The part of an RNA shown here (large-subunit ribosomal RNA, domain IV) has 341 nucleotides and comes from a Dehalococcoidales bacterium. The source organism's lineage runs through Bacteria, Bacillati, Chloroflexota, Dehalococcoidia and Dehalococcoidales.
[in-house]
Context: one part of a larger RNA
RNA sequence: CCCUCGUUAAGGAACUCGGCAAUCUAGCCCCGUAACUUCGGAAGAAGGGGUGCCCUGCAUCGCGCAAGCGAUUCGGGGUGGCACUAAAGUGGCUCAUGUGACUGUUUAGUAAAAACACAUGUCUCUGCAAAGUCGUCUAAGACGACGUAUAGGGACUGACACCUGCCCGGUGCUGGAAGGUUAAGGGAAAGGGUUAGCCGCAAGGCGAAGCUCUGAACCGAAGCCCCAGUAAACGGCGGCCGUAACUAUAACGGUCCUAAGGUAGCGAAAUUCCUUGUCGGGUAAGUUCCGACCCGCACGAAUGGUGUAGCAACAUGAGCGCUGUCUCAACGAGGGGCUCG
Numbered sequence: 001c002c003c004u005c006g007u008u009a010a011g012g013a014a015c016u017c018g019g020c021a022a023u024c025u026a027g028c029c030c031c032g033u034a035a036c037u038u039c040g041g042a043a044g045a046a047g048g049g050g051u052g053c054c055c056u057g058c059a060u061c062g063c064g065c066a067a068g069c070g071a072u073u074c075g076g077g078g079u080g081g082c083a084c085u086a087a088a089g090u091g092g093c094u095c096a097u098g099u100g101a102c103u104g105u106u107u108a109g110u111a112a113a114a115a116c117a118c119a120u121g122u123c124u125c126u127g128c129a130a131a132g133u134c135g136u137c138u139a140a141g142a143c144g145a146c147g148u149a150u151a152g153g154g155a156c157u158g159a160c161a162c163c164u165g166c167c168c169g170g171u172g173c174u175g176g177a178a179g180g181u182u183a184a185g186g187g188a189a190a191g192g193g194u195u196a197g198c199c200g201c202a203a204g205g206c207g208a209a210g211c212u213c214u215g216a217a218c219c220g221a222a223g224c225c226c227c228a229g230u231a232a233a234c235g236g237c238g239g240c241c242g243u244a245a246c247u248a249u250a251a252c253g254g255u256c257c258u259a260a261g262g263u264a265g266c267g268a269a270a271u272u273c274c275u276u277g278u279c280g281g282g283u284a285a286g287u288u289c290c291g292a293c294c295c296g297c298a299c300g301a302a303u304g305g306u307g308u309a310g311c312a313a314c315a316u317g318a319g320c321g322c323u324g325u326c327u328c329a330a331c332g333a334g335g336g337g338c339u340c341g
Stems, first nucleotide, its partner, number of pairs: 001336008010327002014325001019322001027051005036041001038159001052079006059072005080084001092320007099312002104116002121156006132143003160307004165237003170234002172230005179225003185219002190214005197206003238256005265299001266296001277293005
C1' cells in the first nucleotide's frame, strides 16, 4: 500500500453524474392511520406505546371418573440491567412527475426495460375434403379438429374510463362488366420452295397435283386500362394578403392550390432546434424538477388520443430519518503485498 471487516469527537449529503456504497428500520401485541380510489384497496400508510425475570389472583379451553396435568388471555405486587424481538435472523419512510394497466417474458456469457406478452377492442379470411400449415415436387398421410362462424387462421391495438374527426386523388384490397388492349389455341386469305408438263435455238421462263415452309383478316380468358366501394387498409391531413376609434392582435374579408387541409384532447413534452423560451413554485443560490402559457423547427386520435386507482430490482425531482459519502481522517482485527529466515 491492497482486500474483507469493526469503531469513531463535532457536523450530517457539504460527497457525487446520482445518497453509489454503508448505516438507519426490523419480530410480536396494543393504539392510530391522509389524499386518492375501479370501493377491493391505498395500509405494515404515516406516527406512537409495550416487550425480561420472580411471586400471586381470577377466567376460558383441552384431556381425565377423579386427584390433577397441559394451553391461552387478563389483573395485582415485586425485582435486575445502559440495553428485555438483549445472540442470530428480521421493512427505512414520505411527497410529486413520466412510462407501461396488472402477474408474467427477454438479449444462456455487458442491456430486465418504457422492449415482448397479456386480458380487451376492431378489421379481415374460412361453409368443412374449410381457410391456413407440415410433408412430397406435387404421394400417402398429418395438424387445424374427432372442432363447425359464440369456431378456426391472419393483421393491428393493448386493463379500465371518455373518445376515436376530415380525405378513396395515389398504392392495396373487394365488387363490376359496356368498351379498349390481349396469350396459347382456332382460323385460313395470301406468299415462298420443290416439279410432271408446257414454251424457247439457247440462256432461261411459266408451272398442275402432292409434299413442304411462312402466314393476314377474324374468333379468343384472366389481367391491365376503365367504373364503383373501402382508411381500427398502406397512407395523407396547405399558402399568401388585408382588416377593429392608442398600440397590439384579428372574430371578419380576399385570393391561389388540394383528394382533403389536423377536429376533440394534449403541448418547450421519452417529441421544442432557437432554449437555461417566459411566468409562477420549491432553494440563500435550481441548464434538472413541478404548475402554467402556446410562438407544436417537427403532438394528435387502435403506426390509437387524453386521463387513470393499484402495481414496478423501471426513469426523474424533492423532503424526513440515518449515517465515515464527505469536511478529514484516525485507530483496531484478519488476509495479502514488502523485509528477513
It matches the Rfam family "Bacterial large subunit ribosomal RNA".